The RNA shown here (Guanidine-I riboswitch aptamer) has 103 nucleotides and comes from Tepidimonas taiwanensis. The sequence is in RNAcentral, with records from Rfam. Taxonomically the source falls in Tepidimonas (Bacteria, Pseudomonadati, Pseudomonadota, Burkholderiales). The prediction has a mean pLDDT of 83.
[in-house]
RNA sequence: CCGCAAGGUCGCUAGGGUUCCGGUCCCGCUUGGGAUGUCUGGUCCGAGAGCGACCGGUUCCGCCGCUGGCGGGGCUCCACGGAGGGACAAAAGCCCGGGAGGU
Numbered sequence: 001c002c003g004c005a006a007g008g009u010c011g012c013u014a015g016g017g018u019u020c021c022g023g024u025c026c027c028g029c030u031u032g033g034g035a036u037g038u039c040u041g042g043u044c045c046g047a048g049a050g051c052g053a054c055c056g057g058u059u060c061c062g063c064c065g066c067u068g069g070c071g072g073g074g075c076u077c078c079a080c081g082g083a084g085g086g087a088c089a090a091a092a093g094c095c096c097g098g099g100a101g102g103u
Base pairs, nucleotide, nucleotide: 007055008054009053010052011051012050015045016044020042021041022039023036024035025034026033027032056076057075058074059073060072061071062070063069064068078098080101084096085095086094
């Protein structure tokens, strides 16, 4: 310097806004309309660097019908990070992004 691997999905949470429900205020009143997220909330979105589960991977042991299969144990590491842009109704720790940059 180059290549490969360091995994995937689901659930939850930190967090997020305001399409829907609800709240509050105003108007109308018949079932509604408008404003408001600096309205606790329900639906909703939601983490590479948060949690958990399942699957996968890898390794060791045992067994079997032995190119492999089944069961059990271990491991599955580390991780400071903008601005700006993007999507959905809108925003965000979502995506760009383990990026730029830093050590």